[in-house]
About this RNA:
A computed fold for a 74-nucleotide RNA from an uncultured Actinomycetes bacterium, annotated as transfer RNA. It was read from a public genome assembly. Its Rfam family is "tRNA". Rfam describes the family as follows. Transfer RNA (tRNA) molecules are approximately 80 nucleotides in length. It is annotated as a transfer RNA. Its mean pLDDT, the model's own confidence on a scale to 100, is 81.

This record gives sequence, C1' cells and structure tokens, in this order.
RNA sequence: GGCCUCGUAAUCCAACCGGCAGAGAUAGGCGACUCAAAAUCGUCCCAGUGUGGGUUCGACUCCCACCGAGGCCA
Repeated sequence: GGCCUCGUAAUCCAACCGGCAGAGAUAGGCGACUCAAAAUCGUCCCAGUGUGGGUUCGACUCCCACCGAGGCCA
C1' cells in the first nucleotide's frame, strides 16, 4: 500500500430481503424466600446503533469518506 471482517445498553451479543432498536445472557436497584446469607423467583433501570454526509416515505441494515479493532496478501 491492497483486500476482508467487525464497531448496537455498564459488559457480551441478537435484530433475516430497508418497515416496532432488545431475542437473550451478565452486572446493578427493589422485593419474595431464609435465623441470616448464597442459590432461586418476581420486577425495574440503562443504547437511536463508531463519526460525518448521501439515497429513501422510512436506514443498525444500502452508498461515500473518515476513525478504531482484528485478520490475510505484498
């Protein structure tokens, strides 16, 4: 220098062919259970999707540039 994959909640990770951002797990708050705790159960909280543009009635999703992480080739 070229190419590929990825960036979504405090953390990990879904979201299909463009049409409700949470399917799920962890962490945290509150409650139940317990002599008390752990475990378990119930409930609640937290993101407009790496940044900036574009296309579109509508973008996490498509297009362009840039930033960051990983990999392959030279």